[in-house]
RNA sequence: AGUUCGGAUCUAGCGCCAGGGCUCGCUGUUGGAGGCGGCGAGUCGACGAGGUAGGGGAUCUCGGAAGACAAGCGGAAGGUGAGCUUGUCUACUCGGCGGGUGACCCUCGGCCGGCCACGGUCGUGACGGUGUCGACAAACCCCGCGAGCGAUCGCGGGUCACAAACCGGCACCGGCGGGCCCUC
Numbered sequence: 001a002g003u004u005c006g007g008a009u010c011u012a013g014c015g016c017c018a019g020g021g022c023u024c025g026c027u028g029u030u031g032g033a034g035g036c037g038g039c040g041a042g043u044c045g046a047c048g049a050g051g052u053a054g055g056g057g058a059u060c061u062c063g064g065a066a067g068a069c070a071a072g073c074g075g076a077a078g079g080u081g082a083g084c085u086u087g088u089c090u091a092c093u094c095g096g097c098g099g100g101u102g103a104c105c106c107u108c109g110g111c112c113g114g115c116c117a118c119g120g121u122c123g124u125g126a127c128g129g130u131g132u133c134g135a136c137a138a139a140c141c142c143c144g145c146g147a148g149c150g151a152u153c154g155c156g157g158g159u160c161a162c163a164a165a166c167c168g169g170c171a172c173c174g175g176c177g178g179g180c181c182c183u184c
Stems, first nucleotide, its partner, number of pairs: 014098004019094001020044010047063004053107004066090008108123005114180003118177001127174008141158007
């Protein structure tokens, strides 16, 4: 240093790479460079929030960033334009593989006055919907530091920066079925 076995911890925008992009080296082509090609090594390969009764198949929800389009703003004037604001759309965020808490089905469980085969609805904080309020990110970007020839990678600060859904508060609306029994 590698392999195998066992244990513990961490991890689900989680893990991986043989396609592809990029970097470096060697090399062919060329008078030379560049370009193109071949080989090798490296590197990139989703920014967080949400979510686990058991099992199964199958695969997420929410925004951010990025890109495109449209409208508006944009020097004293006209035109153009960097840029800014708002709205809409986008591809799963190059491509592929594995995994995967949302949703679906089954079982079980809660709730629907008591009981019951059933029915509805949800998932252990366990009925649904609408409105409103509240809360919580990271990357991007900017300024630096470090590693590397480089592509890139890591760290610090600006930043207690800026979300939406889930969630929580309040209000309203709807559901509360069938049979038997009890009460009125």
Predicted 3D model of a 184-nucleotide RNA (glmS glucosamine-6-phosphate activated ribozyme aptamer) from an Actinomycetota bacterium. Taxonomically the source falls in Actinomycetota (Bacteria, Bacillati). Model confidence (mean pLDDT): 75 of 100. It matches the Rfam family "glmS glucosamine-6-phosphate activated ribozyme aptamer". It is annotated as a riboswitch. It was read from a public genome assembly, where an Rfam model found it.